[in-house]
RNA sequence: CGGGGUGUAGCGCAGCCGGUAGCGCGCGUGGUUCGGGACCACGAGGCCGCGAGUUCAAGUCUCGCCACUCCGA
Numbered sequence: 001c002g003g004g005g006u007g008u009a010g011c012g013c014a015g016c017c018g019g020u021a022g023c024g025c026g027c028g029u030g031g032u033u034c035g036g037g038a039c040c041a042c043g044a045g046g047c048c049g050c051g052a053g054u055u056c057a058a059g060u061c062u063c064g065c066c067a068c069u070c071c072g073a
Base pairs, nucleotide, nucleotide: 001072002071003070004069005068006067007066010025011024012023013022019056027043028042029041030040031039049065050064051063052062053061
């Protein structure tokens, strides 16, 4: 320098052909227990790396940039 992949809740990940953003673990409250763990119920928490564009509507398409990573030179 060229090319590919990844970037979504604290952590690990899903999100099909664009249509109100989910799962597991963790966290909070309550129940159960003498207490803890386990289990059960309920709940909080992200606007989706940054910016712009297309569209009635974009995590999901297009462009630029950034970070990590792989391949090549």

A computed fold for a 73-nucleotide RNA from an uncultured Oscillospiraceae bacterium, annotated as transfer RNA.
The prediction has a mean pLDDT of 80.
Its Rfam family is "tRNA". It is annotated as a transfer RNA. About the family: Transfer RNA (tRNA) molecules are approximately 80 nucleotides in length.